């Protein structure tokens, strides 16, 4: 940077520094000198990616095996669990409405 994919009514805050705007954009409505926004530290939430685990259970698939039928067993994927690593997030449904090549985050790609 992107005419890609997924998600966005759940969840999770304290301390320090700074000092005036902030909530993307327009309109609203809010937050803010009782210090917002931002930065730093610590803590937490979540489970997108990686990782690890799965005795048993569920779905799919592959291989081997068998005279035949079946069962048990094995690998992988999904699923599930954990929260180790990479991100993200921790006012209000993405705050609400609107616009539609809107925005954010992750994954993937160049």
């Nucleotide at each position: 940077c992107c005419a890609u994919c997924a998600u966005c009514c759940a969840g999770a805050g304290c301390g320090g520094c700074c000092g005036a705007g902030g909530g993307a954009c327009g309109g609203g409505c809010c937050c803010g000198a009782u210090g917002a926004c931002g930065c730093c530290g610590c803590g937490g939430c979540a489970a997108c990616c990686a990782g690890u685990a799965c005795g048993a259970c569920c779905g799919g698939u592959c291989a081997a095996g068998u005279u035949c039928u079946g069962a048990a067993g094995g690998g992988c994927c999904g699923g599930u669990a954990c929260a180790u690593g990479g991100u993200g997030c921790c006012a209000a449904u993405g705050c609400c409405c609107g616009a539609g090549a809107c925005g954010a985050u992750g994954a993937g790609g160049a």

Notes
The RNA shown here (SAM riboswitch aptamer (S box leader)) has 110 nucleotides and comes from an Actinomycetes bacterium. It was read from a public genome assembly, where an Rfam model found it.